[in-house]
RNA sequence: UUCUUAUCAAGAAAGGUGGAGGGAACAGGCCCUGUGAAGCCUUAGCAACCGGUGGUAUUUUCCGCAAGGUGCUAAAUCCUGCCCAGUGUUUUGGGAAAGAUGAGCA
Numbered sequence: 001u002u003c004u005u006a007u008c009a010a011g012a013a014a015g016g017u018g019g020a021g022g023g024a025a026c027a028g029g030c031c032c033u034g035u036g037a038a039g040c041c042u043u044a045g046c047a048a049c050c051g052g053u054g055g056u057a058u059u060u061u062c063c064g065c066a067a068g069g070u071g072c073u074a075a076a077u078c079c080u081g082c083c084c085a086g087u088g089u090u091u092u093g094g095g096a097a098a099g100a101u102g103a104g105c106a
Base pairs, nucleotide, nucleotide: 001106003104004103005102006101007100008099013043014042015041016040017039021032022031023030026081027080028079029078044073045072046071049069050068052065053064054063055062077098082095083094084093085092086091
């Protein structure tokens, strides 16, 4: 990095450094930001994918715990973009695509 697969409306921030951007990319919208953005560091936390472990079950179900490996800690993956349906003229619902993260294969 390709592919496969699961999940993505829940949850969880302080300090230091830094000094103007940020919310993946493009476009539109909306929002965050000198009451200090991104990045980096420390500490804390969330979650339960892997792994570990207790109960249950017995061929893998359900319920816990959280030392380890990841991940995450504004807003639905911030919303829309393509397709379908409703509505009937700007909205609602579903799906896809794209993306993120884990696990697996090469």

This is a predicted structure of a 106-nucleotide RNA (SAM riboswitch aptamer (S box leader)) from an Acidobacteriota bacterium. The prediction has a mean pLDDT of 81.